[in-house]
RNA sequence: GGCCCUAUCGUCUAGUGGUUAGGACAUCAGGUUUUCAUCCUGAAAAGCGGGGUUCAAUUCCCCGUAGGGCUA
Numbered sequence: 001g002g003c004c005c006u007a008u009c010g011u012c013u014a015g016u017g018g019u020u021a022g023g024a025c026a027u028c029a030g031g032u033u034u035u036c037a038u039c040c041u042g043a044a045a046a047g048c049g050g051g052g053u054u055c056a057a058u059u060c061c062c063c064g065u066a067g068g069g070c071u072a
Base pairs, nucleotide, nucleotide: 001071002070003069004068005067006066007065010025011024012023013022018055027043028042029041030040031039048064049063050062051061052060
């Protein structure tokens, strides 16, 4: 240099056009407990940037950025 893959809550991840963007761990609050831990309930928390297609984009297309793989 060429080709390919990936980018979603703090972390790991699900979701192939119309979802309240879901789950686990973590965090916070409450309950239980003499206290801690465990357990139970609840809360907050996310789309890499720009553009395009579409009535509607996390999802499809293009450019870029970052990471990874193969190859020369």
Molecule: transfer RNA
Organism: Patescibacteria group bacterium